[in-house]
Predicted 3D model of a 374-nucleotide RNA (Bacterial RNase P class A) from a Chthonomonadales bacterium.
Parts: sequence; structure tokens; C1' cells
RNA sequence: GCAGAAGGUCGGGUGGCCGCCCCGGUCUUUGGACCGGGGAGGAAAGUCCGGGCUCCACAGGGCACGGUGCCGGAUAGCGUCCGGGCGGGGCGACCCGACGGAAAGUGGCACAGAAAACACACAGCCGGCGGCCGUGCGCGCCUGCCCAGGUAGGCGGCGCCGCCGGCGGCAACGGUGAAAAGGUGCGGUAAGAGCGCACCGGCGGCCGGGAGACCGGUCGGCCUGCCAAACCCCACCGGGAGCAAGACUCGGUACGGAGGGGAUGAUGCGGCCCGCGGACCCUCCGGGUGGAGUCGCACGAGGCCGCGAGCAAUCGCGGUCCCAGAGAGAUGGCCACACAAAUACAGAACCCGGCUUACAGACCUUCUGCCACU
Repeated sequence: GCAGAAGGUCGGGUGGCCGCCCCGGUCUUUGGACCGGGGAGGAAAGUCCGGGCUCCACAGGGCACGGUGCCGGAUAGCGUCCGGGCGGGGCGACCCGACGGAAAGUGGCACAGAAAACACACAGCCGGCGGCCGUGCGCGCCUGCCCAGGUAGGCGGCGCCGCCGGCGGCAACGGUGAAAAGGUGCGGUAAGAGCGCACCGGCGGCCGGGAGACCGGUCGGCCUGCCAAACCCCACCGGGAGCAAGACUCGGUACGGAGGGGAUGAUGCGGCCCGCGGACCCUCCGGGUGGAGUCGCACGAGGCCGCGAGCAAUCGCGGUCCCAGAGAGAUGGCCACACAAAUACAGAACCCGGCUUACAGACCUUCUGCCACU
């Protein structure tokens, strides 16, 4: 210098003018005016997890259902985070992983293929048996020729080779597939095969290390397909509804009729049973009310700084700060200046911790690979 990896910060500044919401103070003719202070985000978003808070039997047991799923730790808790293990990717910094169980059971495996899980045998390889046949080879016989023995032709009941049929053995090799019954090699065999051996992989036993996931060694040919984001099994977690939750104050109010169910149990905010509790509930018809204010609601698992413990997530201690709070819902617009430019995604509505998604541009730290130079 180029190409990358990880982590983090910012995402506008200054000044002027005009506005909006909240709080405090002063004044006031109670309409408001003036002064001072505060006023969006890293995601306020999606509402996907976890909690706080509130109400509902006392929030309790079982089933069902749903979720999570390597190990250890952190935490209020989590599907989050940290550290580690294993697997995969990358030369590397580093990144990714629904990563428990398929030797409990049930089930599935399209197309292709012989066969997709009680293995099978299409092509093929091998051994018997039977048959056939030849312009093949060998052997035997006959005839002719040269004539020591060969050579040419013919014949055959034989052997080999070949072909066909059937029986048996085999699964190495070929082809199919996402996947083919451990892999590679040597030996072995009629041909083959963990049949035997070596190495590798898996499984199981033993020994050792580790807190554990797991790792290492050794022994045993034990060799068992894949799928659990299929049912299922195992372990753990989960009661439901949600700030229009809910509480208080003021004011208003109206209930009536018919039918049905109910102490042999109405109802108790997703299902069933138990337990608890104990008097109302459902349907239809007629009619009334359905207003306003306050709280919840901004001090919180809070922010910043320092010290300490820990590899870290995080925790402890000390100091310091108070930082939006509406109720149709505020936080905006214009101009000037410097800069390359003033623009990205996007707007709180009960709160908090996460995850995920969106994002123009600027900057910082650490690290990796390559090239060049000293």
C1' cells in the first nucleotide's frame, strides 16, 4: 500500500427568527402574558422471547397442549449473554450451527434403480449337471502325398474353449440414486466376502485426564443406513388475561316481563378432571344509563465516573446526576456560516432486559493475509 476480520463511537455543529408539549415562579381583567428549566432512538420499529406491575378461585395437583434442548457459568428471568466442547467453512484474523435420544416402539424414504432395510441380484463373476455346435485347439481313426516323420482332407465316442438351459455359490466390479448394508490396500479364494491382516471411521468394554460437555490410550471384527424443524422417548419450563390492566373521587342511574338451568353445585376470563370456593347463571322481549376528574405514569433489575473481584458475561463498594410524559396525542420550520456534503433508517404512549429487522455517511481500536521498501 492493497484485500479482509472483530469490537466500538457518532449519525450533526454554531448563531438568529417563528412555533409546539410539560414543570416551576411572578403577574393577572382567570382568557392568558412574561421569565427560567426540561423535551425521542440506536433502533423509539417488528411485537418475536423473558420479566416487573394489575385483575381474576387460595394461583394448588394431574392430564392434555405448547415451548426449550451439547456442557458450565451469568442473570429477576429468557429462546439472551459469557466461557468451553464437538461439527462445518476460511490460507488466516475469524465466522456459522434446533448440537439430547435412530442398538425403546411406530412410521416415512419421491424419481431412478435388481434392491431403500426381514436386504436384494439387472448386467456380471465362479463351480457342478444336461444339451448343442464349430471354418477353433488338442487327441484318436481313415484316405491321399512326400515318404525317417510330417502335411492336406474327411470322420469321431473324447478333453479344452464356445453357446443354450437349469441348479448352486458370490456381491468385489458396472449402472441408479440425496442416500446402497463400514472405507482403502494387501492376502486369500473356484469366484468372492471382516474370511484374515494393516491403517482409518464407528460401536462397545476397560484404564487415565477433566467440574462437565468431551478428550486420550488400549482391547474386542462387534460393523448397527438416513429422517425426531415425522409421531414419539427423556430432561427442564409454562395458570389465564392484559395499562382500553386496574384503583379512587364527584355526579347520574331502572329496571320490568317470559322461558330454562342451579346446593345431586350457578359462577370463579383458552380445554378436561381433582381440589378450593359457595348463589347465582343462560336465552328472548321492552326500556334506561353509558358524564367528568385524579392516580396508575416516569427514582428505575436507572445513567455516568472511579476502585475492587472474575478469562468473560457479570457482580460488589464509593461518588455523582435526575433525564419526555401527552390524552387525538408535543419535540418542528426557515435563514446564515464553516466543511466534500447536511442527506440514511426512522417518531416514545405502562415500564424494563433481550432478540430480530432497517440504516446515507464519518471516525476510532485491535488483529489477519499478500506485496514492496528499510
Its Rfam family is "Bacterial RNase P class A". By type it is a ribozyme. Its family is annotated with dimeric ribonuclease P complex, tRNA processing and ribonuclease P activity in the Gene Ontology. The prediction has a mean pLDDT of 77. The organism belongs to Chthonomonadales, within Bacteria. The gene name in the source record is rnpB.